[in-house]
RNA sequence: UGCUUAUCAAGAAAGACGGAGGGAAGGGCCCUAUGAUGUCUUAGCAACCUAAAUUUAAAAAGGUGCUAAUUCCCUAUCCGGGUUUUCCGGAUGAAGAUGAGCC
Repeated sequence: UGCUUAUCAAGAAAGACGGAGGGAAGGGCCCUAUGAUGUCUUAGCAACCUAAAUUUAAAAAGGUGCUAAUUCCCUAUCCGGGUUUUCCGGAUGAAGAUGAGCC
């Protein structure tokens, strides 16, 4: 890198360094010199792996993960409604993220 599979409406931030972009892509919208993204430290959330078999359950230690906004919203297809190209609601999908397993 690729394949399979599960989840994605909940939850959880301070400090130091540093100095301009960031939220995956396009569009929208938003965050940001009252300091973003990033790195480090500390703290926290959570329960994927994890308890001797099954069901429920726990969160102490460990392996990951996460700590603005639903994966921030939309994107493709279908269904319903409407003041009818534009709007609203719903279902499925695509893409993405994370875990576990495999090559």